[in-house]
Context: one part of a larger RNA
């Protein structure tokens, strides 16, 4: 100078209170620890691991085990020798396969025809490593935190460390402005400029629409500034309140995250210092593991019913995708789904929203809640669905009565409920995560107290 305290003051924030909706008890799905394997690959471990790396493990991925192979090597580049039936390679033979044996058949470019160059073989530097250190590192993230801070320069003080300045009195979301002021300016932040959504004016307009045409779509432009009027305030900064306005006092969301703290993560995305390995820690195939299962946790899904379940019949989105892709109508099938093959390189084509409204039934029951487990019969994708995929019928029908202490989101188009779509992707374990829209609350008195951050002081 700092950091701390269960000292002080003052301030803030879904932090508390006020709510609504959960979690924690029950069935499952995912992860994680332990356990257990021949392996259960590796890493991420208070907040800041634990639906996290993984936007998708049957093979493959893939790093792991186990059992066969290969040795200049799956891959690159240099040298130097060799090498014409060479390089490739149909058919055979061993074998899971890789890979080995064997062989008919056979090239290519330039050429001064000597050969050169590509190919192959051999040697020789080398390669290769998801080996190990993130306590050597780059670069990238996370947290504190989108909190209001964190320095400097010149000048004054002070022996110095170092202080002022950044306090202080108001005021803000904000070190935000004002006023004082031994300080005066600056710089990094903050705000504003970027993107979007809300209201408009113009131009353009396919496919969008009744062919008028605007409410759709793109461009580009205007508006919002405490401008305006009272009231407050130190004639200030500002606050309160009006009007006018689509919108008001930072309109609402995004993008954006100072100086720095945690030797924080991450050598397995990439890069790379050093160390190990080099017939093996490299590299190929099969198979199997990552999908075990006495048990604990974390996040979730589906539930326990009547604000509800079935069944009929009617209404409305909006985001994004689509050429080895999106797939209509018609047919068959209870259905999964085949089959069909219009249209679409797409504002033209491909996709029923669901909660919603009406009418019926169920009548409080482990029930016409509730769906897990199993059994059958099938259906797609994929060389392949045993180990370990999803999807359908038909049986089957388990626990579960709203959950202990105790913990989590969330302040408005929020939070609860509803369905949609997309990326990964052959299929899918998607109940996941990033997006859309429909429906649409309650609450907040206040800052004692819990948690966490900012000032200020003895």
């Nucleotide at each position: 100078u700092g950091a701390c305290g269960g000292g002080g003051c003052c301030c803030c924030g879904c932090a508390c209170a006020a709510g609504c909706a959960g979690c924690g008890g029950a069935g499952c799905g995912u992860g994680u620890g332990g356990u257990u394997u021949a392996a259960u690959u590796c890493g991420a471990u208070g907040u800041u691991a634990c639906a996290c790396g993984a936007a998708g493990a049957a093979c493959c991925u893939u790093a792991c085990c186990a059992a066969g192979g290969u040795u200049u090597g799956a891959c690159a580049u240099g040298c130097a020798a060799g090498u014409g039936g060479u390089a490739g390679g149909a058919a055979g033979c061993c074998g899971a396969a890789a890979g080995g044996c064997c062989u008919a058949c056979g090239a290519c470019c330039c050429u001064u025809c000597g050969g050169g160059g590509a190919g192959c073989u051999u040697g020789c530097a080398c390669a290769g490593g998801u080996g190990c250190u993130g306590c050597a590192u780059g670069g990238c993230u996370g947290u504190c935190g989108u909190c209001a801070g964190c320095u400097c320069g010149u000048g004054u003080c002070g022996u110095g460390a170092g202080a002022u300045g950044u306090u202080c009195g108001g005021u803000u979301a904000a070190g935000u402005c004002c006023g004082c002021u031994a300080a005066c300016g600056a710089g990094c932040g903050c705000a504003a400029c970027c993107c979007u959504c809300g209201c408009u004016g113009u131009g353009u307009g396919u496919u969008a629409u009744a062919u008028g045409u605007g409410u759709c779509a793109c461009a580009u432009g205007g508006g919002a500034c405490u401008g305006c009027c009272g009231g407050u305030c130190u004639u200030a900064a500002g606050c309160c309140g009006g009007a006018g306005g689509a919108a008001g006092g930072u309109g609402g969301g995004g993008a954006u995250g100072a100086c720095g703290u945690c030797a924080a993560g991450u050598c397995a995305g990439c890069a790379u210092g050093g160390c190990c390995u080099u017939u093996a820690u490299a590299u190929c195939u099969u198979g199997g593991g990552c999908u075990a299962c006495a048990c604990a946790c974390a996040c979730g899904c589906u539930a326990c019913a009547a604000u509800g379940g079935c069944c009929a019949a009617c209404a409305c989105a909006a985001u994004a995708g689509g050429u080895u892709g999106c797939u209509a109508a018609g047919c068959c099938g209870c259905g999964a789904g085949g089959u069909g093959g219009a249209g679409c390189c797409a504002a033209u084509c491909c996709a029923u929203a669901a909660a919603g409204u009406u009418g019926g039934u169920c009548u409080c029951a482990g029930u016409u809640c509730a769906g897990a487990u199993u059994g059958u019969a099938g259906g797609c994708u994929g060389c392949a669905a045993c180990u370990c995929g999803c999807c359908u019928g038909c049986a089957u029908g388990a626990a579960g009565a709203c959950g202990g202490a105790g913990u989590u989101g969330c302040u408005a188009g929020u939070a609860a409920c509803c369905g949609c779509a997309g990326g990964u992707c052959a299929g899918c374990u998607a109940u996941a995560c990033u997006g859309c829209g429909g429906u649409g609350a309650a609450u907040a008195c206040g800052u004692u107290c819990c948690c966490g951050g900012g000032g200020c002081u003895a």
A computed fold for a 458-nucleotide part of an RNA from an uncultured bacterium, annotated as small-subunit ribosomal RNA, 3' major domain. The coordinates come from a structure-prediction model, not an experiment, and the mean pLDDT is 81.